Context: one part of a larger RNA
RNA sequence: UGACGGGGGCCCGCACAAGCGGUGGAGCAUGUGGUUUAAUUCGAUGCAACGCGAAGAACCUUACCUGCCUUUGACAUCCUCGGAAGCUCCUCGAAAGAGGAAGGUGCCUUAGGGAACCGAGUGACAGGUGCUGCAUGGCUGUCGUCAGCUCGUGUCGUGAGAUGUUGGGUUAAGUCCCGUAACGAGCGCAACCCUUGUCCUUAGUUGCCAGCGGUUCGGCCGGGAACUCUAGGGAGACUGCCGGUGACAAACCGGAGGAAGGUGGGGAUGACGUCAAGUCAUCAUGGCCCUUAUAGGCAGGGCUACACACGUGCUACAAUGGCCGGUACAGAGGGUUGCCAACCCGCAAGGGGGAGCUAAUCUCAGAAAGCCGGUCUCAGUCCGGAUUGGAGUCUGCAACUCGACUCCAUGAAGUCGGAUCCGCGAGUAAUCGCGGAUCAGCACGGCUGCGGUGAAUACGUUCCCGGGCCUUGUACA
Numbered sequence: 001u002g003a004c005g006g007g008g009g010c011c012c013g014c015a016c017a018a019g020c021g022g023u024g025g026a027g028c029a030u031g032u033g034g035u036u037u038a039a040u041u042c043g044a045u046g047c048a049a050c051g052c053g054a055a056g057a058a059c060c061u062u063a064c065c066u067g068c069c070u071u072u073g074a075c076a077u078c079c080u081c082g083g084a085a086g087c088u089c090c091u092c093g094a095a096a097g098a099g100g101a102a103g104g105u106g107c108c109u110u111a112g113g114g115a116a117c118c119g120a121g122u123g124a125c126a127g128g129u130g131c132u133g134c135a136u137g138g139c140u141g142u143c144g145u146c147a148g149c150u151c152g153u154g155u156c157g158u159g160a161g162a163u164g165u166u167g168g169g170u171u172a173a174g175u176c177c178c179g180u181a182a183c184g185a186g187c188g189c190a191a192c193c194c195u196u197g198u199c200c201u202u203a204g205u206u207g208c209c210a211g212c213g214g215u216u217c218g219g220c221c222g223g224g225a226a227c228u229c230u231a232g233g234g235a236g237a238c239u240g241c242c243g244g245u246g247a248c249a250a251a252c253c254g255g256a257g258g259a260a261g262g263u264g265g266g267g268a269u270g271a272c273g274u275c276a277a278g279u280c281a282u283c284a285u286g287g288c289c290c291u292u293a294u295a296g297g298c299a300g301g302g303c304u305a306c307a308c309a310c311g312u313g314c315u316a317c318a319a320u321g322g323c324c325g326g327u328a329c330a331g332a333g334g335g336u337u338g339c340c341a342a343c344c345c346g347c348a349a350g351g352g353g354g355a356g357c358u359a360a361u362c363u364c365a366g367a368a369a370g371c372c373g374g375u376c377u378c379a380g381u382c383c384g385g386a387u388u389g390g391a392g393u394c395u396g397c398a399a400c401u402c403g404a405c406u407c408c409a410u411g412a413a414g415u416c417g418g419a420u421c422c423g424c425g426a427g428u429a430a431u432c433g434c435g436g437a438u439c440a441g442c443a444c445g446g447c448u449g450c451g452g453u454g455a456a457u458a459c460g461u462u463c464c465c466g467g468g469c470c471u472u473g474u475a476c477a
Stems, first nucleotide, its partner, number of pairs: 001477002003474003007471007015461002019424004026315008034306002042053002064301007073125001077124002079121005088101005107114002127290002130288003136284002138279003141275001143273001148187006154163003167178003193267004198235007208224002212222003238261001241255005317417001321376007333364003338357002343352003383414001388409007430453007
């Protein structure tokens, strides 16, 4: 100087407390451990691994296993020889591959040849998701959006170092003020950026419709430019104003005005560093290793196994509910190898059909919870839907291992879950549906967005956990 303390002081945080909902029990989904296996490819392992890499494992992917094949190689550059390329056919075969046959001539040219491309050969070389993340770059997690981390000059100290950065206040903040052997500065904080909330203005189609006219009643038509909206530009919030407290400061408390008030809400943004944290399997890369194999191709299988254990979720156990009928209101997105309307067929998944749309125009597209009416009356039930049987649909070369969906039948466990643990501070939790990426197909359940309905509680900081500053002890570095 740090680090540590079941030392002290001060202060924060859904850290506790106060509340609301869940987890742990059930079934299923998914990941992991374990076990099994020819293989169940590899990585991730307290927080910070375990719906993680994977925003899509039937083949492919695929790195694994078995079998069958190839050896200058699937890919790159150079050299020699031959042939244009390419197309068609035959035999063996699961294919890859091996063997064979027929036909075919282009472009440039200094007429030698050359440029693509194909085949054969030789060696330089290719290739490796083989090892080492404890050799590395890059990227990332975490403490933590915590308020810290440092430097120059000066001063003090023999020196390590201190000071500044401590102190008194204050703040979300090393934020600001005052004091002060310090005076300044840098990286962080904040602001500048995006979005949302109010208003003005510009513009008016594909969007809008107040007034006027028409109407087949649909902004449908004429028309309008007000309103909504769209997307450009601007205004607005700054403790600016008033009162109080304070040290005449910074600031805090209350109020006015205002759509919004003290960082308005949300996002992006992550200092010096810590964990030899993670990744050699995104990529790059040193070293090591393989080179008829640890490389390459193909078929099939596996990654989907199942006595069990754990994590994360979904669906429930019902009446604030289930079922039936009627009826209302979003936002944000996607769409030409695509989205697919009307209409017809089918109980349905879906099929037929073909209009429109490169989309404020057409379409996915019925939002659901809600509201109105009816029924069920506490029961393993008209709750719950697992499991299984049968019949089908769709994608795809192909749904046996191993897809999703539909219909009929079947109806399991489950009556609110021990110790415990988790999330949440407001348009939040809870609850309800909708979209998107990936994608041939495959997500009720994962991820990521969007809107609808919409709470309760916070006395307080003694305690648990994490963190910041000062101080103290130390035989630790």
Model confidence (mean pLDDT): 83 of 100. A computed fold for a 477-nucleotide part of an RNA from an uncultured prokaryote, annotated as small-subunit ribosomal RNA, 3' major domain. Its Rfam family is "Bacterial small subunit ribosomal RNA". The RNAcentral record of the full RNA draws on ENA.